[in-house]
RNA sequence: GGAGGGGCCCGGGCGGUCGCGGCGUCGGGUGGACGCCGAGGAAAUUCCGGGCUUCGCCGGGCAGGGUGCCGGGUAACGCCCGGGCGCCGCGAGGCGACGGAAAGUGCCACAGAAAAAAUACCGCCGAUGGCCUUAGGGCUCAGGCAAGGGUGAAAAGGCGAGGUAAGAGCUCACCGCGGCGCCGGUAACGGCGCCGGCACGGCAAACCCCACCCGAAGCAAGGCCAAAUAGGCGGCGGUAAGGGAGCCCGGCCCAGCGCGCGAGCGCGCCGCCGCGGGUAGGCCGCACGAGCCGGCCGGCAACGGCCGGCCCAGAUAAAUGGCCGCCGUCCCCCCGAGGGAUACAGAACCCGGAUUAUAGGGCCCCUCCUUUA
RNA sequence: GGGCGCUUAGCUCAGCGGGAGAGCACUGCCUUCACACGGCAGGGGUCGCUGGUUCAAUCCCAGCAGCGCCCACCA
Numbered sequence: 001g002g003a004g005g006g007g008c009c010c011g012g013g014c015g016g017u018c019g020c021g022g023c024g025u026c027g028g029g030u031g032g033a034c035g036c037c038g039a040g041g042a043a044a045u046u047c048c049g050g051g052c053u054u055c056g057c058c059g060g061g062c063a064g065g066g067u068g069c070c071g072g073g074u075a076a077c078g079c080c081c082g083g084g085c086g087c088c089g090c091g092a093g094g095c096g097a098c099g100g101a102a103a104g105u106g107c108c109a110c111a112g113a114a115a116a117a118a119u120a121c122c123g124c125c126g127a128u129g130g131c132c133u134u135a136g137g138g139c140u141c142a143g144g145c146a147a148g149g150g151u152g153a154a155a156a157g158g159c160g161a162g163g164u165a166a167g168a169g170c171u172c173a174c175c176g177c178g179g180c181g182c183c184g185g186u187a188a189c190g191g192c193g194c195c196g197g198c199a200c201g202g203c204a205a206a207c208c209c210c211a212c213c214c215g216a217a218g219c220a221a222g223g224c225c226a227a228a229u230a231g232g233c234g235g236c237g238g239u240a241a242g243g244g245a246g247c248c249c250g251g252c253c254c255a256g257c258g259c260g261c262g263a264g265c266g267c268g269c270c271g272c273c274g275c276g277g278g279u280a281g282g283c284c285g286c287a288c289g290a291g292c293c294g295g296c297c298g299g300c301a302a303c304g305g306c307c308g309g310c311c312c313a314g315a316u317a318a319a320u321g322g323c324c325g326c327c328g329u330c331c332c333c334c335c336g337a338g339g340g341a342u343a344c345a346g347a348a349c350c351c352g353g354a355u356u357a358u359a360g361g362g363c364c365c366c367u368c369c370u371u372u373a
Numbered sequence: 374g375g376g377c378g379c380u381u382a383g384c385u386c387a388g389c390g391g392g393a394g395a396g397c398a399c400u401g402c403c404u405u406c407a408c409a410c411g412g413c414a415g416g417g418g419u420c421g422c423u424g425g426u427u428c429a430a431u432c433c434c435a436g437c438a439g440c441g442c443c444c445a446c447c448a
Base pairs, nucleotide, nucleotide: 001369002368003367004366005365006364007363008362009361010360012327013326014325015324016323017322018321020038021037022036023035024034025033026032040344044355045354047353048352049351050350051349052218053217054216055215056252057251058250059249060248061247062246064214065213066212067211068210069083070082071081072080073079084098085096086095087094088093099209100208104207105206106203107202108201121149122148123145124144125143129140130139131138132137157175158174160172161171162170176198177196178195179194180193181192182191183190184189222284223283224282225281232275233274234273235272236271237270238269242254243253257268258267259266260265261264277447278446279445291310292309293308294307295306296305297304298303328342329341330340331339332338374444375443376442377441378440379439380438383397384396385395386394391428399415400414401413402412403411421437422436423435424434425433
């Protein structure tokens, strides 16, 4: 100098002026004044997890859903950290839904002889047997073989040597696979040694099996006040039917049924469900929280502990903005002047993640190549 | 704000992981004096997009995009 890898951060600044929403103070309300605060790293997608609230409580089973190498972190997770293994990269590093296919079922189209307890289309051999022979050999039945060709995404361990008529784990070395033992490691796993001649194709983001986890719904949850209407119609049930935690079982808790008769129906009351009717108002939930910043300590890290400081949006048709001046950045080929632009986006119960969008810019660490020393 | 569903030809929709299809519409020819009806033949697809699993994806899985539906309170 060039080419890359990883991590983190910013994402306009200052001043003036006019406004908007909230909180506090001015005794309360309204108006006003003063003070303070007023979008984000993703507030987004709603893809996971949790808090909170309601469904009467508890237990078991089934169904359903999810996760899936090991260890740790956490309120929890499908997230994060560390490690293992596999693949990619010269490397820094990156990626991985990564349990089980010798529990069972299923699928593997077309092509191909054969697609899973295999088979023989072309082919090889034909030693032993038969025929011919110019004595080199040739043909061939029974039969042997699976090396080579061909098909396919995939062909029943790979490669080399020996062996053979030709071949073949038939035998041997190495590799792969499986089993056992020892050692290291919390474990996943790794290393070494011995044995087995190979049996076991792929697919579980096919059903499924195994292990572990999960009740459902969601702030339009839910509670209180006010207003208005026909407390109208239909169905089921009345003794634990019902109280909607999918279905079933068991246990517990919670108002009681009343009247009539022609005796299993009617009416009333009560509970649940559906239809119909009314309203479109206010308050709470609602903002101090798994909170933010700094320091120290433990830990490789994620993270945890202690101490100190801080208060940081709460609207409801919805505030967070408009204008002016100066500056920054980018564009108009370069410079000056001038002009234009300034990403993605935007709270709505809250929080932890993941994913996706994002003009431009900054910082730190590391790798490879080249040159010079 | 929260929950759920759908996306395949111009339109409405089918579609066990191995050919992308049906009806209507469109085009050409026949029929008719001409049109309609009818008959015959034919064209037309990024299966919303991007990745992944698989030998192979409209189908299975994930992410993104677009469209649609439902959810208030009172007695």